Predicted 3D model of RNase P RNA and transfer RNA as a complex of 442 nucleotides.
Rfam match: Bacterial RNase P class A. Rfam's curators write: Ribonuclease P (RNase P) is a ubiquitous endoribonuclease, found in archaea, bacteria and eukarya as well as chloroplasts and mitochondria. The family's RNA type in Rfam is ribozyme.

RNA sequence: GGAGUCGGCCAGGCAGUCGCUCUGUUUCAAGGCAUAGCCUUGGCGCAGGGAGGAAAGUCCGGGCUCCGCAGGACAGGAUGCCAGGUAACACCUGGGGGGCGUAAGCCUACGGAAAGUGCCGCAGAAAAUAUACCGCCCUGUCUGAUCGAGGUCAGAUGAGGUAAGGGUGAAAUGGUGCGGUAAGAGCGCACCGCGUGACUGGUAACAGGCAUGGCAGGGUAAACCCCAUCCGGAGCAAGACCAAAUAGGGGAACGCUAUGUGUGGUCCGCACUGUUCCCGGGUAGGUUGCUCGAGGUGUACGGUGACGUACAUCCCAGAUGAAUGACUGCUCUAGACAGAACCCGGCUUAUCGGCUGACUCCCUUU
RNA sequence: GCCGGAGUAGCUCAGUCGGUAGAGCAACUGAUUCGUAAUCAGUAGGUCGGAGGUUCGAUUCCUCUCUCCGGCACCA
Numbered sequence: 001g002g003a004g005u006c007g008g009c010c011a012g013g014c015a016g017u018c019g020c021u022c023u024g025u026u027u028c029a030a031g032g033c034a035u036a037g038c039c040u041u042g043g044c045g046c047a048g049g050g051a052g053g054a055a056a057g058u059c060c061g062g063g064c065u066c067c068g069c070a071g072g073a074c075a076g077g078a079u080g081c082c083a084g085g086u087a088a089c090a091c092c093u094g095g096g097g098g099g100c101g102u103a104a105g106c107c108u109a110c111g112g113a114a115a116g117u118g119c120c121g122c123a124g125a126a127a128a129u130a131u132a133c134c135g136c137c138c139u140g141u142c143u144g145a146u147c148g149a150g151g152u153c154a155g156a157u158g159a160g161g162u163a164a165g166g167g168u169g170a171a172a173u174g175g176u177g178c179g180g181u182a183a184g185a186g187c188g189c190a191c192c193g194c195g196u197g198a199c200u201g202g203u204a205a206c207a208g209g210c211a212u213g214g215c216a217g218g219g220u221a222a223a224c225c226c227c228a229u230c231c232g233g234a235g236c237a238a239g240a241c242c243a244a245a246u247a248g249g250g251g252a253a254c255g256c257u258a259u260g261u262g263u264g265g266u267c268c269g270c271a272c273u274g275u276u277c278c279c280g281g282g283u284a285g286g287u288u289g290c291u292c293g294a295g296g297u298g299u300a301c302g303g304u305g306a307c308g309u310a311c312a313u314c315c316c317a318g319a320u321g322a323a324u325g326a327c328u329g330c331u332c333u334a335g336a337c338a339g340a341a342c343c344c345g346g347c348u349u350a351u352c353g354g355c356u357g358a359c360u361c362c363c364u365u366u
Numbered sequence: 367g368c369c370g371g372a373g374u375a376g377c378u379c380a381g382u383c384g385g386u387a388g389a390g391c392a393a394c395u396g397a398u399u400c401g402u403a404a405u406c407a408g409u410a411g412g413u414c415g416g417a418g419g420u421u422c423g424a425u426u427c428c429u430c431u432c433u434c435c436g437g438c439a440c441c442a
Stems, first nucleotide, its partner, number of pairs: 001362010012331007020050006027043007052337001056348002059346005064235004071268004076231005081095005096110001097108004111226002116224002118220003133166002135162003139158009174192006193215001194213004199208003239288004249279006260272003281441003295314008332335001367438007376391004385422001393409005415431005
């Protein structure tokens, strides 16, 4: 100098003018009351706060609220190498196995196929209690040729052996080599792979070498399933309170150890006795839940790390037709994706660019 | 905001436990007719919304994503 890998941070800046929303407060006005005062509402002024790393998708997990309790069984769903972190998780951290890359590093739905069932189209002999299409070998019979007269060669056909070779397929019953054999074959041996056993290291997943078995039954579990662990349901339009208005009208289900309903699947258990549903009717206003929280920042300590503990410090949006904007000027690297709606922890997806830290490889120079 | 459902031919829809995707209408060609319609015979038309994964193989199974549609409050 070039190429690359992994993290962290920012998300135009400054000034002026005019606005919006929330909180606090001075003052003014109106109203109320238990009237030296207090409370409520509104206006003006002042001070302070005012979107994000994803606020998004709603894919997971939790808090919170209601369903009397959140109980049992089945069904259903989720997760799936090991250990840890956490409120919890499908997330994160560290490690193991496998794959990719020269490397830094990245990816990994990674339990069980000898518990059982299913499927494996076409092709192929055969797709799973194995099996012989071509080929190879041995042998019987027949035919032909030949000569040294019962052998040799060739062809046809029958019985048998054989998984070496060919061919089919995504996949063919361990692989390579040597020996062996009529030809072959774990038939025997060496190495590799695989299974089993104990040992060593490690918390474990697993790894290592040793002994042993000639080797057993291919793939698919993001097919059913089995094993282990976890999960009650609904969601702030949850829920609570106040106010207003209407016809408490019509129909259906069930009939008190039953049934019905109690949050959505079934049964049991428990609770209630006029309960539920439909049609029709009315109001579509306000308060609360509503933001101080598994919160942020800094330091120290423990831990490889995720994270935890202690101390100090800070308060940082709460709207409800729904605020966070508009105009002007200057400036630079010319501004992407995108807008909270009960709140957190994650994942995933979208994203113009810029700054910065660590590391790897190549080239050059010293 | 929360919850649920659907994307397959031009249109409306089928397609089940994974094995080369079909029907009706529409379109086109031919026959019939003096001509048109109807009728008869035939033909074409599909990256199964998109991307990735599992698998020998995906409309189907899994994940992400895009588009469209539907439902919800309170009172008596």
Model confidence (mean pLDDT): 79 of 100.